[in-house]
Molecule: THF (Tetrahydrofolate) riboswitch aptamer
Organism: Candidatus Enterenecus stercoripullorum
């Protein structure tokens, strides 16, 4: 000199939930984790509370199934992306 690797993000898939509105998306206060190490927050997470706020329709053996939708909707997967410094670690 050159490269790999975090949390996590996106595409598509397969599984699931909700549609009797949970969950997402905002805000505000705690908190916690983040390449192997040191410190750290653009960024994740988890708690509280607050404001907002939705898409249903068919159909059958009819009050509970199936089915096609919807949900800035949840988990695993393949694949691309992914640490500003400093030591480390490959070449």
């Nucleotide at each position: 000199c050159a490269g790999a690797g975090u949390a996590g993000a996106g595409c598509c898939a397969g599984c699931g939930c909700g549609u009797u509105a949970a969950g997402u998306g905002c805000c505000g206060c705690g908190g916690g984790a983040u390449g192997g190490g040191a410190g750290g927050u653009u960024g994740c997470c988890c708690g509280c509370g607050g404001a907002c706020g939705a898409a249903a329709c068919a159909c059958c053996u009819u009050u509970g199934g199936u089915g096609u939708g919807c949900g800035g909707u949840g988990c695993u997967g393949u694949c691309u992306c992914g640490c500003a410094u400093c030591c480390g670690c490959u070449g």